This is a predicted structure of a 72-nucleotide RNA (transfer RNA) from a Patescibacteria group bacterium.
RNA sequence: GCACCUGUAGCUCAGUGGUAGAGCGUACGGUUCGGGGCCGUUAAGUCGGAGGUUCAAAUCCUUCCAGGUGCA
Repeated sequence: GCACCUGUAGCUCAGUGGUAGAGCGUACGGUUCGGGGCCGUUAAGUCGGAGGUUCAAAUCCUUCCAGGUGCA
């Protein structure tokens, strides 16, 4: 330099056009003398940035940024 992959909650990831979710973790409560474990509930996301297409974009297109893989 070229090609490809990834970027979504604190972490690991799902969601491939129709108003964003799970597990773990956080917080609160129950249980316990207390802790752990277990049970219930809760909060948390400009979906990497910008622009475009569309009635509607995490999803499609362009570009940029960050990380990774291969080739030279």
It matches the Rfam family "tRNA". The family's RNA type in Rfam is transfer RNA. From the family's description: Transfer RNA (tRNA) molecules are approximately 80 nucleotides in length. The sequence is in RNAcentral, with records from ENA and MGnify.